[in-house]
RNA sequence: GCCGGGGUAGCUCAGUUGGUUAGAGCAUCCGCCUGAAGAGUGGGGGGUCGGCGGUUCGAAUCCGCCCCCCGGCA
Repeated sequence: GCCGGGGUAGCUCAGUUGGUUAGAGCAUCCGCCUGAAGAGUGGGGGGUCGGCGGUUCGAAUCCGCCCCCCGGCA
């Protein structure tokens, strides 16, 4: 340099061809339970969906450029 995969919550990821609210598990915080803690259980907070631009009534999703990670080729 070329090709492919990936970047979404603190972490691991889902999001099927653009649409109704951006989600799950774990972690964290609060309640219940306990003498206390753990386990269990109910709930809460937490996101400019890698960046910038474009298309569209509408973009995590489509298009362009760029940045970062992984693999392959040279």